[in-house]
This is a predicted structure of a 1522-nucleotide RNA (small-subunit ribosomal RNA) from an uncultured bacterium.
RNA sequence: UUGAUCCUGGCUCAGAGCGAACGUUGGCGGCGUGGAUUAGGCAUGCAAGUCGAGGGAGAAAGCGGGGGCAACUCUGCGAGUAAACCGGCGAAAGGGUGAGUAAUAUGUGGUCAAUCUACCUCCAAGAUGGGGACAACCACUGGAAACGGUGGCUAAUACCCAAUGGUUCCGCUGGGUGGCAUCAUUCGGCGGACAAACGGUGGGGACCUUCGGGCCUUCUGCUUGGAGAGGAGACCACAUCCUAUCAGCUUGUUGGUGGGGUAACGGCCCACCAAGGCAAUGACGGGUAGGCGGCCUGAGAGGGUGGUCGCCCACACCGGCACUGAGACACUGGCCAGACUCCUACGGGAGGCUGCAGUCGAGAAUCUUCUGCAAUGGACGAAAGUCUGACAGAGCGACGCCGCGUGGAGGAUGAAGGCUCUCGGGUUGUAAACUCCUUUUAGCCGUUAAGAAAAGUUGGGUGUGAAUAACAUCCAACCUGACAAAGGCGGCAGAAAAAGCCCCAGCUAACUACGUGCCAGCAGCUGCGGUAAGACGUAGGGGGCAAACGUUGCUCGGAAUUAUUGGGCAUAAAGCGCACGUAGGUGGUUCUGUAAGUCUGGCGUGAAAGCCCCCGGCUCAACCGGGGAACGGCGUCAGAAACUGCAGGGCUAGAGGGUUGGAGGGGAGACUGGAACUCCUGGUGUAGCGGUGAAAUGCGUAGAUAUCAGGAGGAACGCCCGUGGCGAAAGCGAGUCUCUGGACAACAUCUGACACUGAGGUGCGAAAGCUAGGGGAGCAAACGGGAUCAGAUACCCCGGUAGUCCUAGCCGUAAACGAUGGGCACUAGAUAGGAGCAGGUCCUAUGCCUGUUCCUGUCGGAGCAAAUGUGUUAAGUGCCCCGCCUGGGGAGUAUGCUCGCAAGGGUAAAACUCAAAGGAAUUGACGGGGGCUCACACAAGCGGUGGAGCAUGUGGUUCAAUUCGAGGCAACGCGCAGAACCUUACCUGGGUUUGACAUUCACGGAUUAGCCUGAUGAAAGUCGGGUGACAGCCGAAAGGUUGGAACGUGGACAGGUGUUGCAUGGCUGUCGUCAGCUCGUGUCGUGAGAUGUCGGGUUAAGUCCCAUAACGAGCGAAACCCUUGUCAUUAGUUGCCACCGGGUCAAGCCGAGCACUCUAGUGAGACUGCCGCUGUUAAAGCGGAGGAAGGUGGGGACGACGUCAAGUCAUCAUGGCCUUUAUGCCCAGGGCUACACACGUGCUACAAUGCCUGGUACAGCGGGUUCCCAAGCCGCAAGGUGGAGGUAAUCCCUAAAAACCAGGCCCAGUUCGGAUUGGAGGCUGCAAUUUGCCUCCAUGAAGUCGGAAUCGCUAGUAAUCGCGGAUCAGCUACGCCGCGGUGAAUAUGUUCCUGAGCCUUGUACACACCGCCCGUCAAGCCACGAAAAUUGGGGGUACCCGUAGUCGACGCUCUAACCCGCAAGGGAGGGGCUCGCCGAAGGUAAACUCAAUGAUGGGGACUAAGUCGUAACAAGGUAACC
Repeated sequence: UUGAUCCUGGCUCAGAGCGAACGUUGGCGGCGUGGAUUAGGCAUGCAAGUCGAGGGAGAAAGCGGGGGCAACUCUGCGAGUAAACCGGCGAAAGGGUGAGUAAUAUGUGGUCAAUCUACCUCCAAGAUGGGGACAACCACUGGAAACGGUGGCUAAUACCCAAUGGUUCCGCUGGGUGGCAUCAUUCGGCGGACAAACGGUGGGGACCUUCGGGCCUUCUGCUUGGAGAGGAGACCACAUCCUAUCAGCUUGUUGGUGGGGUAACGGCCCACCAAGGCAAUGACGGGUAGGCGGCCUGAGAGGGUGGUCGCCCACACCGGCACUGAGACACUGGCCAGACUCCUACGGGAGGCUGCAGUCGAGAAUCUUCUGCAAUGGACGAAAGUCUGACAGAGCGACGCCGCGUGGAGGAUGAAGGCUCUCGGGUUGUAAACUCCUUUUAGCCGUUAAGAAAAGUUGGGUGUGAAUAACAUCCAACCUGACAAAGGCGGCAGAAAAAGCCCCAGCUAACUACGUGCCAGCAGCUGCGGUAAGACGUAGGGGGCAAACGUUGCUCGGAAUUAUUGGGCAUAAAGCGCACGUAGGUGGUUCUGUAAGUCUGGCGUGAAAGCCCCCGGCUCAACCGGGGAACGGCGUCAGAAACUGCAGGGCUAGAGGGUUGGAGGGGAGACUGGAACUCCUGGUGUAGCGGUGAAAUGCGUAGAUAUCAGGAGGAACGCCCGUGGCGAAAGCGAGUCUCUGGACAACAUCUGACACUGAGGUGCGAAAGCUAGGGGAGCAAACGGGAUCAGAUACCCCGGUAGUCCUAGCCGUAAACGAUGGGCACUAGAUAGGAGCAGGUCCUAUGCCUGUUCCUGUCGGAGCAAAUGUGUUAAGUGCCCCGCCUGGGGAGUAUGCUCGCAAGGGUAAAACUCAAAGGAAUUGACGGGGGCUCACACAAGCGGUGGAGCAUGUGGUUCAAUUCGAGGCAACGCGCAGAACCUUACCUGGGUUUGACAUUCACGGAUUAGCCUGAUGAAAGUCGGGUGACAGCCGAAAGGUUGGAACGUGGACAGGUGUUGCAUGGCUGUCGUCAGCUCGUGUCGUGAGAUGUCGGGUUAAGUCCCAUAACGAGCGAAACCCUUGUCAUUAGUUGCCACCGGGUCAAGCCGAGCACUCUAGUGAGACUGCCGCUGUUAAAGCGGAGGAAGGUGGGGACGACGUCAAGUCAUCAUGGCCUUUAUGCCCAGGGCUACACACGUGCUACAAUGCCUGGUACAGCGGGUUCCCAAGCCGCAAGGUGGAGGUAAUCCCUAAAAACCAGGCCCAGUUCGGAUUGGAGGCUGCAAUUUGCCUCCAUGAAGUCGGAAUCGCUAGUAAUCGCGGAUCAGCUACGCCGCGGUGAAUAUGUUCCUGAGCCUUGUACACACCGCCCGUCAAGCCACGAAAAUUGGGGGUACCCGUAGUCGACGCUCUAACCCGCAAGGGAGGGGCUCGCCGAAGGUAAACUCAAUGAUGGGGACUAAGUCGUAACAAGGUAACC
């Protein structure tokens, strides 16, 4: 996620954080922080020098002096300075970056008995005698430059030789002690090897002197050895990301011997020997990555991360190499090779910002080419000092954290303005104005601390010293500040200069108006927007945070959503198809030992910083300082011994063996059997058989089917047969024999934990399928034919091949299911079955009873579970082991690997996409599910419609307009109970604008209202003329003034049949007069809900009765109301007339009467009340009596909860919107009446149960004064005339018609039928042309009973006959609403069609079957895999070439120190050349691997309204599925 519910499950949000970025905005300060991308390229400057107290040498500019006429020259200072050189120390630190690196790294703990160490500290000892060079410099010389070459001179704390030499080292050798294997250590003996700077500075009395000094002294430097501190190196253990779609890797590889090499161990390197070493506890390979302290998050466990600070490592343009040195294979050293950039005279050269700034590029993105060595630290120096882009500071950036401010108090008429409004008001809001006050920060002025102490200089003291020198040290004074116009303090002025951003549908705090109209847009998720949007945009208001606020990205959290803490697997995702078994994990009982795990205590370590606690410093805080705690860990020592482990000894309850016994479709092989079937042969026999819903194909006169006999063949084994048996599962069913597995029971005899599970592995494994060879009766994919169908490549039928069967071998999957892994133990019962055993009963028993073990079922308690359910055969309670799951789709797919003959199997992703997918249960709805029941629903009947003509409505078309609405039932003779004008809303044309109508304001005047009238015009209207008022007040009057109505002008407004029935009220239709729809309390359920309302009867009915976790109640049904049917009573005119009287041709006509009929009031009556039967002693039903009426007597009104966004804005009302010289209003004419056509509803017919003519009889409901109209007269008639009566039980409409009687017609397009047309009339009306009705004469169409289909009706009904009324001048009425007359047929019944009710069932439906939904095709778009091939990268392999360079080597050549030698010369040593091994870059080759591109073809996802079908969900129409 659903209509709602519970669950599973994913998605999303609220929190915290960040080296951030982007948008809008921006007052101040403090403290931090800032190239995360291109380890891309870099202009420029600076970042490592210093020492003259190690050494030799040594300028210039300039200034001064002298000489000179001048040019110039000499000289002093500059200056023993600068810049170089030799030498020493440093340059291996500091600073940067994270490319590489998955272990040569890092972290933690150890080891070095296998090591080195400059400077520093301490200890011991020493420093003797000599020698030869090389820079600088000079001369010559090459080169454009960079940079050199040759010759010559020279010093040293540079270099070299010799001496001395202690246990410093080496060799041999003797003894002691200790340890951890090699060994370590100590005391000896003999032999050998190895040092240095008579340095330097200062001072100095005596003595010596070549006057330099020696010498003395201080400090410093030097050499040897030892120790320390700090540093470095090596080794070991453990920890340290992802991937098995990387499963095998390895030849210096693993070890040994011997060498080499190193500070040092070692295959570190080499020769030889052996064949090892590593790996499922993940080797090897691939990908990614600096590690840690820490940081973020989190309750924690964890997860993420490694920027700033600190420790370690690695790197320095890319690759390689060594040199120097205590230390490097060296960021600002060297050599070589490469790429790139620059210079060049083209011959050659130069360079390396991942130092600080800065620049370009790429990027969403990251700063000043700043100041200073004042402080801290470093290098050198004796020191002054020099150097220091380390560092200290400042600058830039709201990038972060923290603090402060943008004012405070008062102030109601609740101002104005804004917004809103029900027009009253509300809100903004004490907010503002206004009054009083304050002055932080910023601004201006002034003043003043700390960071500063050393060193040094001067003065004084102490020590060393021969010394009042020098040196060391102490005290005092003096001197030193980049930051800094900063900080603190004081003063001045004035509310003065300082608020934004986001949000306001729910989550989530905060709501209104307007605009927009599925547009524009919003959106984290759900979702908003299609004319009333709290969700878009704006405004007002509100909420939140605040110098910020939002957005985006990323991390953790919530997420128990990877579950150690802390999840699951019957049905939601998830138990391997089943077993055997390896590694592994786990393991009964008892004793002893041990001490690995475990527990306790001590010691060491766990850097600092950070977190936490306490205290303190900046006014607070952030920040900083001090102390503590903590650092969950590791190592080590000692102790304990319950539990686990380990070692050993026992036990028998687990497990296994033994003996006896029975059960069984357990397995394999061989043989045998009967029934059925098909075929063959023969007989009998004749026209059909077969098959189906119905048929056809098929078989059959060449004899089928049927039937009898005989024969052949293959497959399967009926009854028995059972939720019965056996097996691990798959599976196993005729009988007999042979071989063979397992389980069970009884006995309690043996072994003595031998056990459970089981990653990999191995075996078995239905059906189908495959290979080879057989076999083949029946059945039967494919295929053929026949049907069905719109189609049918299906369902149905006739055939039919693989296959099904056997043998041998593959395959290895199923909804292989109990959708439930295996084992052990424990936890209520009841009942049935199978296999045993024991006891009891009994004369016996196969019987019965009791107990016990194993197996198979059903019900069920607790418990569990989301529920369904499960429940000793657990899905309960525990333990052990294995397998598996982590949203849906993509997909069990691609790719890779692997298995297979193939089919295919196993393993198994991602991109992309959705906000769900799903389970169980609930209420409905639905079903071509079931049961019960009802209805003119069907059936049984009667009459129609559909065919004809006409009428009428509708669609369509047409038109200037044919106004609008109604659209299955439930629109269509409907709104319309009356369109010629009017109506009228439509069209054309003419006019009008405060309007035809309402209210109101202002002004105006008497031209006013009303009446008469003219012109124009179709009218409306327009333009004129005349006459002409009313009331109040004042006034004598004239007259004035005011007012109402009206008029004119202007303004508010009127008006709208314009729009929205999907904004509404009201009214109405429909399901349906169907029997339903609910509530309270209780109960059940986690809940939606259920119960009640179900069940058994009964009813028209949820009507009533019984039963019942329900008991009651309400709205409906019924009843109450109206009408009709009977009677009574009251009343008696206009009604009635029986009796009495009068009277007429006749007549209630009259008197009288109210009995009757009738009228219309009031009552009675019917209630299953009575009887019988049935039924549960009920409700009720059936029959009967009585009765006018009998089981609601007939009819009507009355319509539950609700459904259809049903209908109506055009009855009316009404929100919003639209219109306002028009969408309003007036008028004339036209249209609504059109007419190829289609449909609905009707009328009249087609005829003889009829038609025509004549005669004659009987109603009821109603209507009537602008009305109904009598009699009489005229007209063929419509009608005219006439006028009595009637305001109505009085008069009139009013003739009822069918019926009945008589006559005609004689079955025909007619004496049926009446359309159409012509003519002549009548009536209404201002007016009948478009377009009325009626009459007469003439005309005389279609039509001979209506296809598929379809409608109404159950009794005073259908059918048929006429009558009345509303509307209305008239009428299109054949319509509608009523009224009476005549007056049937049929119902066996509920199978079917339609609809409905209740119960039940299924469901993937809930807009509810007009539902849902699948696949191909077509279109668009997206990502992916395949692909001939193309391109690029990566790491290796083999071979070639072989730089620099180390090492090695014979040789050549050169050669100051030392040795031999008188010398020449030789030797040692050294330099160069050459050769060899190794060796970077490069080249070649074949592979591997990763990525990009790729014609084309492939499937997949997605996309309001495309095509074809209908597969699935209901028995989904052939049950579905694997």
Overview
Model confidence (mean pLDDT): 84 of 100. Rfam family: Bacterial small subunit ribosomal RNA. Rfam links the family to the GO terms ribosome and structural constituent of ribosome.